[in-house]
Molecule: SAM riboswitch aptamer (S box leader)
Organism: Evansella caseinilytica
RNA sequence: CUCUUAUCAAGAGCGGCGGAGGGACUGGCCCGAUGAAGCCCGGCAACCAUCAGAAACAUCUCGAAAGGUGCCACUACCUGCAAAGCGGUGAGGAAAGCUUUGAGUGAUAAGAG
Numbered sequence: 001c002u003c004u005u006a007u008c009a010a011g012a013g014c015g016g017c018g019g020a021g022g023g024a025c026u027g028g029c030c031c032g033a034u035g036a037a038g039c040c041c042g043g044c045a046a047c048c049a050u051c052a053g054a055a056a057c058a059u060c061u062c063g064a065a066a067g068g069u070g071c072c073a074c075u076a077c078c079u080g081c082a083a084a085g086c087g088g089u090g091a092g093g094a095a096a097g098c099u100u101u102g103a104g105u106g107a108u109a110a111g112a113g
Base pairs, nucleotide, nucleotide: 001113002112003111004110005109006108007107008106013041015040016039017038021031022030023029025080027078028077042072043071044070046069047068048067050064051063052061053060054059076105081102082101083100084099085098086097
């Protein structure tokens, strides 16, 4: 770097250093000198590993702990592509907008190349 599988509505400091950006991208909308990114300390507990319990041939736990990664504003902040519903009225059709579902893109873990 590529592929496969799983997850992404919860959780996480009024600390120190640092000094202007950041929220992946588009379009929005936000955060930031009442200190951004990054580093240290601290914390959370998603996957792998360990332990415990149940089960029995390989699984489960709204158990434990925190070893390997990871994470600690806003649902992956919303959105993007597609389908359906509402939008609805005397009847028919449409638009903005709203809701739901499925893809796509992205992030993380584990395995493989």